The prediction has a mean pLDDT of 90. This is a predicted structure of a 266-nucleotide part of an RNA (large-subunit ribosomal RNA, domain VI) from a Candidatus Krumholzibacteriia bacterium. Its Rfam family is "Bacterial large subunit ribosomal RNA".
Context: one part of a larger RNA
RNA sequence: CGCAGGAGAUUUGAGGGGAGCUGUCCUUAGUACGAGAGGACCGGGAUGGACGUACCUCUAGUGCACCAAUUGUCGCGCCAGCGGCACAGUUGGGUAGCUAUGUACGGCAGGGAUAAACGCUGAAAGCAUAUAAGCGUGAAGCCCCCCCCAAGAUAAGAUCUCCCGGGCGUAAGCCCCUGAAGGCCCCUUGAAGACCACAAGGUUGAUAGGCCGCAGGUGUACGCGUGGUGACACGUUCAGCCGAGCGGUACUAAUAGGCCGUGCGG
Repeated sequence: CGCAGGAGAUUUGAGGGGAGCUGUCCUUAGUACGAGAGGACCGGGAUGGACGUACCUCUAGUGCACCAAUUGUCGCGCCAGCGGCACAGUUGGGUAGCUAUGUACGGCAGGGAUAAACGCUGAAAGCAUAUAAGCGUGAAGCCCCCCCCAAGAUAAGAUCUCCCGGGCGUAAGCCCCUGAAGGCCCCUUGAAGACCACAAGGUUGAUAGGCCGCAGGUGUACGCGUGGUGACACGUUCAGCCGAGCGGUACUAAUAGGCCGUGCGG
C1' cells in the first nucleotide's frame, strides 16, 4: 500500500514445512516342520538404543557478589567488629533463570490408491489363459490421518461484536458542526526481545520498585553472659544475613497530556 467505510476479536485451510528409524526378551511353542540337530510364519505382550519436542518436580551443573569459612596486606586511632585489594584472592555451599547427564512425551494404529507379486471371472482362439472388456489382494514407499506455519490464497475467504451528520448542489464539491469505535505517542514492566515487534499494566491501578509475610539458601550473627591461664567452647540462637521465587500491601513511579482515525461508505 492492497484486501471498495472504519475498528476489535475469533477462525476456515488453498498451500508449505516437520515427523516417519530400530534391537532384544517373554508368550503363542520347544508347537508346525524335521530322522535328528535344529526350529518358525501369523498373533499378543514387555523393555531398550539412537533421534526429536517440551520442561526443571527429582538427580546433576552453572549461578561475577546470596551465605559462610579463611590467607596476605592496607585502612576505619587501638581491642573487638568491619571494609578495600590480591583471578570473583582462595575455599565450601547455593535461590531464580539457563541447562543435560535429569523428567515427560513422540514414531503407533487406521483409511484410500498402488509397485513387484499373487488371484477371480473371461474371450479373441468351442480348449487354455490373472487381461484384451471387467473385478480383487498386496509395501517402511505415495495420498490422507498426527504436529507446526499459513487469506499478499491479489481467487486477498468466514463468523461475532463495536462506531460514525446536517444544509446547499445534477454532479464535482462547498459551508457549518463534529473527531466516533479504536489505535498510537508517552510512561511502569515482562520466563517477549538485538532494534522493532509481542505480552501485562497505567490510579476505576498490583505493572515495576519499596515494605510485610512465606518459601528457599547459608548454617547459629553482633553484643552480652558463663566456663577456661589461653586458643576457644557453651548460652542467648534452627540464630543473623539473604539476588532473581510465591503471595499481600498504593508507600514510590506508571501524572498530566498530545496525535492519528471521521461522519453510513463504488